[in-house]
Context: one part of a larger RNA
RNA sequence: CAUUGAUAUGCUGAACAUAUGCAAGUCGGAUGAGAAAUAGUGUUUCCAAUGUCGGACGGUUGAAUAACGCAUAAGAACCUGCCCUUGGGAGGGGAACAACAGCUGAAAACAGUUGCUAAUACCCCGUAGGCUGAGGAGCAAAAGGAGGAAUCCCCCCGAUGAGGGGUUCGCAUCUGAUUAGCUAGUUGGUGAGGCAAUAGCUUACCAUGGCGAUGAUCAAUAGCUGGUCCGAGAGGAUGAUCAGCCACACUGGGACUUAGACACGACCCAGACUCCUACGGGAGGCAGUAGUGAAGAAUUUUUCGCAAUGGGCGAAAGUCUGAUGGAGCAAUGUCGUGUGAAGGUAGAAGGCCCGCAGGUCGUGAAAUUCUCUUCCCGGAGAAGAAGCAAUGACCGUAUCUUGCGAAUAAGAAUUGGCUAACUCUGUGCUAGAAGUUGCGGUAUUACAGAGGAUCUAAGCGUUAUCC
Repeated sequence: CAUUGAUAUGCUGAACAUAUGCAAGUCGGAUGAGAAAUAGUGUUUCCAAUGUCGGACGGUUGAAUAACGCAUAAGAACCUGCCCUUGGGAGGGGAACAACAGCUGAAAACAGUUGCUAAUACCCCGUAGGCUGAGGAGCAAAAGGAGGAAUCCCCCCGAUGAGGGGUUCGCAUCUGAUUAGCUAGUUGGUGAGGCAAUAGCUUACCAUGGCGAUGAUCAAUAGCUGGUCCGAGAGGAUGAUCAGCCACACUGGGACUUAGACACGACCCAGACUCCUACGGGAGGCAGUAGUGAAGAAUUUUUCGCAAUGGGCGAAAGUCUGAUGGAGCAAUGUCGUGUGAAGGUAGAAGGCCCGCAGGUCGUGAAAUUCUCUUCCCGGAGAAGAAGCAAUGACCGUAUCUUGCGAAUAAGAAUUGGCUAACUCUGUGCUAGAAGUUGCGGUAUUACAGAGGAUCUAAGCGUUAUCC
C1' cells in the first nucleotide's frame, strides 16, 4: 500500500495449565424383561441390562532414546482375530448371574442383602485324522439364528495361504580424552523354572570370565529414514507439510482382558495439581478437533456435512466416524490475472533545471474513437453419483450470458564506490545518516526536501536466521 483467482502451508518457544461442546461405537436376525403407537388383536418402533465384535485402527506430539531405535542386507527357535483355500464336526445334560421386584445404607460417587429369570454368557458327560507320550496310556470342542421352504448366516476341531507382528545377526549412524579404565547376573557352563518362541529372561551351583586407544565407560546433544535446501560435482546443512518405522499419552510403577496392549479419550497403586463435599469421602487428565489463559517476534473458526473416499458394527436397511471431504481466517509461499487499448505536438498549461537560446517530465496528460479481463445489476446453471430409481456438505459455487460504463484497482525501496540510477535548494562536524568503506567544519550526486532517474511490483524494504 492493496483488484481478484488457483494451489500449498499455518504454535519452530511452555511434553505449560486447560472452562465448554464434540472426537467409538454397533448388533433386537444372540437374550429375557419393559415402554410407546393402534379402540383392540395382529404388527411396528424404541430401549436400560446380559451377550457378540470393535474401542491395540484411525488422529496428535517428539519429551525420552546414541539404541538392533532407525536404514540396509540376511537368519531361525515363533504367534496370528477378521480374510482366502481345504478336510471333518455341531450328541446328551445341568447350575447360575445381571436386568427386574422387595428391603437397607450414603451428601454424593455408589454400595449391600433377599427372591425370580433367558441366552450365540457359564459348567459337566460323550465323541476326535489334534496334542503329550511311546510298552500299556492320558488330555482337549461346539450354539444357535432367519425363512413357508429351498437355503443362507453364524459356531467348533484340524491343515494351507496372504497380510500383520515378536525375535536374532553383519554393516552403518553426531561431539568431547581438560572423560582411560569399565563390569559381578557381570561373561560362560550344568540343573530347574519361565515364554508364542530363542536367550542370565529368572534362580541354585560351578568356573572367572567379558568390553576397551579400531576409543570401552562417562558427559553433552539428538527421534531415525525416504526426502528437502544449497552446490558443476565432491560434498555441506537440514528432517515443516506428505510417506515408512520408533517412542510417549499429567509424573512414576503395575498388571487384567484379549488374536493382539502392559492400552491417549480402560483398570489399580503412589505423587503433584484442579474441582465437588453434609468433612465421612469422591471426581479429573485436550501431545484428538475447535476454543481459552500463559509464554513468545510469531501461527487460524468454540464452522458445514457424512454427498464422496476410507474405517467399526450389522444378513441388510442402516448407524457411528472433529478420519476425511468442504467452507472460513492469514499477501505465509508459488503460479495466474488486471489496474485499459488506439490516437494525439500547439511539443499546451504547470513543475524542475538553465549558459535565458532553450532542455526535461513527455505521447505522458487532455481532446477524439474503441473494448469489458475485472467490478456492479439481471438470466441460465454443472461435473464430482458409483448402482434401475433416489441420494451433493461444497453451492445457486465453477462456468456461460444480457446490460452499464474507463468506469472499481500502484505502491515500496534506492540513486558516492561496492551497485543499476543526478541535479537544485536548505543545513554548516549542526541537524542527521551509516551493511562496509566512510559522509557532514558555507558550492555535500553520501544529511533533509524537491524535480528527474534506476530497480522491483501486489508487493517492496528493515530485522533475525541458514547455505
Molecule: small-subunit ribosomal RNA, 5' domain
Organism: Capsicum annuum